The RNA shown here (Bacterial RNase P class A) has 368 nucleotides and comes from a Candidatus Aminicenantaceae bacterium. Its mean pLDDT, the model's own confidence on a scale to 100, is 75.
RNA sequence: GGAGUAGGCGAGGUGGUUGCUCCUUCAUCCCGUGAAGGGGAGGAAAGUCCGGACUCCACAGGACAGGAUGGUCGCUAACGGCGACUCCGAGCGAUCGGAGGAAAGUGCCACAGAAAACAGACCGCUCGAGGGGAGUCAUCCUCUGGAGCAAGGGUGAAAAGGCGAGGUAAGAGCUCACCGGUCCGAUGGUGACAUCGGGCGCACGGCAAACCCCAUCCGGAGCAAGACCAAACAGACCCCGCACGAGGUCGUCCGCCUCUGGGGUGGGUAGGUCGCACAUCUUCCGGCAUUUGUCGGAGAGAAGACAAAUAACCGCCGCCGCGGGGAGACCCGCGGUAACAGAAUCCGGCUUACGUCCUGCUCCGGCU
Numbered sequence: 001g002g003a004g005u006a007g008g009c010g011a012g013g014u015g016g017u018u019g020c021u022c023c024u025u026c027a028u029c030c031c032g033u034g035a036a037g038g039g040g041a042g043g044a045a046a047g048u049c050c051g052g053a054c055u056c057c058a059c060a061g062g063a064c065a066g067g068a069u070g071g072u073c074g075c076u077a078a079c080g081g082c083g084a085c086u087c088c089g090a091g092c093g094a095u096c097g098g099a100g101g102a103a104a105g106u107g108c109c110a111c112a113g114a115a116a117a118c119a120g121a122c123c124g125c126u127c128g129a130g131g132g133g134a135g136u137c138a139u140c141c142u143c144u145g146g147a148g149c150a151a152g153g154g155u156g157a158a159a160a161g162g163c164g165a166g167g168u169a170a171g172a173g174c175u176c177a178c179c180g181g182u183c184c185g186a187u188g189g190u191g192a193c194a195u196c197g198g199g200c201g202c203a204c205g206g207c208a209a210a211c212c213c214c215a216u217c218c219g220g221a222g223c224a225a226g227a228c229c230a231a232a233c234a235g236a237c238c239c240c241g242c243a244c245g246a247g248g249u250c251g252u253c254c255g256c257c258u259c260u261g262g263g264g265u266g267g268g269u270a271g272g273u274c275g276c277a278c279a280u281c282u283u284c285c286g287g288c289a290u291u292u293g294u295c296g297g298a299g300a301g302a303a304g305a306c307a308a309a310u311a312a313c314c315g316c317c318g319c320c321g322c323g324g325g326g327a328g329a330c331c332c333g334c335g336g337u338a339a340c341a342g343a344a345u346c347c348g349g350c351u352u353a354c355g356u357c358c359u360g361c362u363c364c365g366g367c368u
Stems, first nucleotide, its partner, number of pairs: 001364008009355002012317007020040009042340001046351002049349005054222004066218005071085005086099005100213002105211002107207003122153002124149004129144006161179002164176003180202001181200008226274004236265005245259005281301001283298006318337008
């Protein structure tokens, strides 16, 4: 200097003035207002991705459909989270990434290439046959057609185990050693798995974030959940009244019905109250496991708004930068003191955004 990783902080301290919101107390008879005191954003409050608490609805049981997860063991209220470990891969390394099944079935594999999955033959290698040519008569070169091969070249992300030796006309697990693969066994481990031994020349390309199969889990909606109180106006029902009035009942009277009047009941709306602020959080000590945890004890902190408060300005000190002065210690002046972002039922995670911020550890390179 570069890189990796783990963690912390989130922005200085102090005072004043003016405001906002909530709580407590007091004053005024209440409303409201005022006074005093106190509390008042985050590490991510964010994205709303995952899991739960809580609430309401649904629900005998089972199956299908659908969704999520996917090495092993453990932690947890739960999780797709976390911890430790296993295997594979990337990197010189610190370190990081990935993880069921491709011999259940179906499907796909662009371009290039001869051939992309019941393999294949462009260049090439080898052996015969025929023709031509050269020749030092050993043989060599060339053309045509046939047979064999898959080692080498070439294409591709991927070419049907790798590599060496033997073997062969040339070759090939054709044979052998090692490595790899697969099957069996033993040992160790809770387990993933590891180590060792033996058998098998090797059958089995890749893709499941293609369908699918296997295992596990999942009822739905969400604080605009939900509970309580409850106007005005309109409508519903009940009671009273029908004395007065209007209409209907063929014209009249009685009677009956409707409207008008008064009172009440109940549902919903506006509005208000609760949910809603002491927690599955966190600090310390002890016991048990000891890698995360769990149990017991003690203690502190912890806003609660509802179109939605948590702010603005100034002084001093501190820090940083620039300029000036001074031999120096230092002094003076000016400027800055942030970024990402803002609670909205709460909690545990993940992800993303941010800072010339701070600290520890590790690796690589350079110089002395």
Taxonomically the source falls in Candidatus Aminicenantaceae (Bacteria, Bacteria candidate phyla, Candidatus Aminicenantia, Candidatus Aminicenantales). Its Rfam family is "Bacterial RNase P class A". By type it is a ribozyme. Of the family's consensus pairs, 94% are formed in the model.